[in-house]
RNA sequence: UCCGCCUUAGCUCAGCGGUAGUAGCGCUUCACUAGUAAUGAAGAGGUCAGUCGUUCAAAUCGGCUAGGCGGAA
Numbered sequence: 001u002c003c004g005c006c007u008u009a010g011c012u013c014a015g016c017g018g019u020a021g022u023a024g025c026g027c028u029u030c031a032c033u034a035g036u037a038a039u040g041a042a043g044a045g046g047u048c049a050g051u052c053g054u055u056c057a058a059a060u061c062g063g064c065u066a067g068g069c070g071g072a073a
Stems, first nucleotide, its partner, number of pairs: 001072007010025003018056001027043005049065005
């Protein structure tokens, strides 16, 4: 310098054009207990890396930027 892949909650991830974005762990509250842990129930937490475009409609498709990983010179 060039090519490819990845970026979604605090962490690990699902979702691959269509209503209202998932789950597990973690966190909060409640129940249970003499108390704690475990267990059960409920809840909070997301501008889907940023930006511009395509579309009636974008986490999803395209361009660019940033960061990360790998490869070729």